[in-house]
């Protein structure tokens, strides 16, 4: 990078450094010099994979944080919106995100 599968109204920030941006794209609406991106350093949160426990012949199932290891995440519902259900709500679909797996 494609493919297939789960998942999402929950949750968790300081400092250093930097110096104008940033929330994937549109249109919006927001954050931001009372310091954005990005990096570093501590910390936190989650429980998708490994690991540990119960449990099965073996699986499958449960469990709890026990979170030890591997990602992930820590403004705003995936900030909302797009296209279908006539519109509002809501549902579902698409794209995007992450996590396991294949190619």
């Nucleotide at each position: 990078c494609u493919c297939u599968u789960a998942u999402g109204c929950a949750g968790a920030g300081a400092g250093g450094u930097g110096g104008a941006g940033g929330g994937a794209c549109c249109g919006g609406c927001c954050c931001u010099u009372u310091g954005a991106a990005g990096c570093c350093u501590c910390g936190g949160c989650a429980a998708c994979c490994u690991g540990g426990g119960c449990g099965u012949u073996a699986c499958a199932g449960c469990c709890u944080u026990c979170a030890a290891g591997g990602u992930g995440c820590c403004a705003a519902g995936u900030c909302c919106u797009g296209c279908g259900g006539a519109g509002a709500a809501c549902c579902g679909a698409c794209a995007g995100a992450u996590g396991a797996g294949a190619g």
A computed fold for a 103-nucleotide RNA from an Actinomycetes bacterium, annotated as SAM riboswitch aptamer (S box leader). Its mean pLDDT, the model's own confidence on a scale to 100, is 80. It matches the Rfam family "SAM riboswitch aptamer (S box leader)". Its family is annotated with regulation of gene expression in the Gene Ontology. The sequence was found by an Rfam model in a public genome assembly. Of the family's consensus pairs, 87% are formed in the model.